[in-house]
RNA sequence: AUUAAAUGGAAAGCGCCAGAACCCGUUUUGCCGGGUUGACGAGGGGGGAGUUUAUCGAAAUUUCGGCGGGUGCUCCCCGGUUCGGUCAUGACCGUUAAAGGUAUUACAAAACCCGCGGGUAACUGCGGGGACAAAGGAUGCCGGAUGACCAGU
Numbered sequence: 001a002u003u004a005a006a007u008g009g010a011a012a013g014c015g016c017c018a019g020a021a022c023c024c025g026u027u028u029u030g031c032c033g034g035g036u037u038g039a040c041g042a043g044g045g046g047g048g049a050g051u052u053u054a055u056c057g058a059a060a061u062u063u064c065g066g067c068g069g070g071u072g073c074u075c076c077c078c079g080g081u082u083c084g085g086u087c088a089u090g091a092c093c094g095u096u097a098a099a100g101g102u103a104u105u106a107c108a109a110a111a112c113c114c115g116c117g118g119g120u121a122a123c124u125g126c127g128g129g130g131a132c133a134a135a136g137g138a139u140g141c142c143g144g145a146u147g148a149c150c151a152g153u
Stems, first nucleotide, its partner, number of pairs: 014068004019064001020037006040057003046077006078094005084150006100142006112129007
């Protein structure tokens, strides 16, 4: 230095980079090598399997393009609601456990400005300042199956 194994930690606009762009070697051009960039917050998790372009807005030359993953979605299981109770099935959901409709509504970070660092450079770290959102977020109202048995009136 490489490979393998074990243990511990670390994430979801999360991780990675071979397209692309930029910088350096580096010069008239090119090849080659090495680097840099490559998603800003809000919101979202019963278990197993499967699957991939999995909610909302902000910003704006790449937040482009690609690979992997992922709180989404589908099926099954478990659970909750659906009539006062039980059982079964159906529907919708996931422990704050009907979809849906309607009305109202709060808050952000980057971008930006200033400053202090790192790097030859592309670029990048930290601190401060003042803001500005939407929603499957929050709140109110509307909005609920069948059958059998039991209880009550």
Predicted 3D model of a 153-nucleotide RNA (glmS glucosamine-6-phosphate activated ribozyme aptamer) from Desulfallas thermosapovorans DSM 6562. The coordinates come from a structure-prediction model, not an experiment, and the mean pLDDT is 81. Taxonomically the source falls in Desulfallas thermosapovorans (Bacteria, Bacillota, Eubacteriales, Desulfallas).